RNA sequence: CGUGCCAACUCUGGAGAGCGGCGCCUUGACGGCGCCCACCGAAGGGGCUAACGGCGUUCUCGCCGGAAAAUCUCAGGUUGCCGGACAGAGGGGUGUGA
Repeated sequence: CGUGCCAACUCUGGAGAGCGGCGCCUUGACGGCGCCCACCGAAGGGGCUAACGGCGUUCUCGCCGGAAAAUCUCAGGUUGCCGGACAGAGGGGUGUGA
């Protein structure tokens, strides 16, 4: 100097869905909590389960494991703010090449 990988940190971008109704608290405003109805999927989480792997075997079946942005909607969210999977960049760590 180049290059692969890495958990967290920083910066940037970042979708969806009611500024819903009622009650209470509080405020100058903003806002918070509870309940009800309707919705969303990209914090997290659950189940299934493809490829694949293992075991057994009645020989092509059985059992177990097994990902997701698909699925569910517990949680979370539905003006803005906040959050936000994921992506890019920065510095850093580590392996490696010259």